[in-house]
RNA sequence: GCGGGUGUCGUAUAGUGGCAGUAUAGAGGUCUCCAAAACCUUUGGCGGGGGUUCGAUUCCCUCCACCCGUG
Numbered sequence: 001g002c003g004g005g006u007g008u009c010g011u012a013u014a015g016u017g018g019c020a021g022u023a024u025a026g027a028g029g030u031c032u033c034c035a036a037a038a039c040c041u042u043u044g045g046c047g048g049g050g051g052u053u054c055g056a057u058u059c060c061c062u063c064c065a066c067c068c069g070u071g
Base pairs, nucleotide, nucleotide: 001070002069003068004067005066006065007064010024011023012022013021018054026042027041028040029039030038047063048062049061050060051059
């Protein structure tokens, strides 16, 4: 240089055009003599920019980061 893949709460992952979920972590509470465990509630997220569309995490272009292959 070329080709391919991945990017989603702090972390691990699902979602594939129509309200972004789950687990864990964080905060508060119930229980307990206290703590742990368990249960309930709650905060927090689609890598950046542009395009298509009534509507984009999802489709297209470009850039960025990381990974794999190849010269």

Transfer RNA from a Candidatus Moraniibacteriota bacterium, 71 nucleotides, folded computationally. The prediction has a mean pLDDT of 85. Its Rfam family is "tRNA". Rfam links the family to the GO term triplet codon-amino acid adaptor activity. About the family: Transfer RNA (tRNA) molecules are approximately 80 nucleotides in length.